[in-house]
Predicted 3D model of a 73-nucleotide RNA (transfer RNA) from a Planctomycetaceae bacterium. It matches the Rfam family "tRNA". RNAcentral holds the sequence, with entries from ENA. Its mean pLDDT, the model's own confidence on a scale to 100, is 82.
């Protein structure tokens, strides 16, 4: 330098055009227990990597850039 893949909650990941988005783990509160763990209930936590474009409407489609990984040279 070229090709391919990935980027969504603190972490691991779903969601592939239609309510400005979910799960598990973790975190907080509470119930239970003499207490702790386990378990139950409730809750907080997101500029969906950035900027443009397409569309009535974009996490999703297109382009560029940034970061990470793999391969080729």
């Nucleotide at each position: 330098g070229g090709g391919c893949g990935c980027g969504u909650a603190a972490c691991u990941c779903a969601g592939u055009g239609g309510u400005u988005a979910g799960a598990g783990u973790g975190c907080g509160a509470u119930c239970c227990u003499u207490a702790c763990a386990a378990g139950g209930u409730c809750g907080a936590a997101g500029u969906c990597g950035u900027g443009g474009g397409u569309u009535c409407g974009a996490u999703c489609c297109c382009c560029a850039c940034c970061g990470c990984g793999c391969c080729c040279a």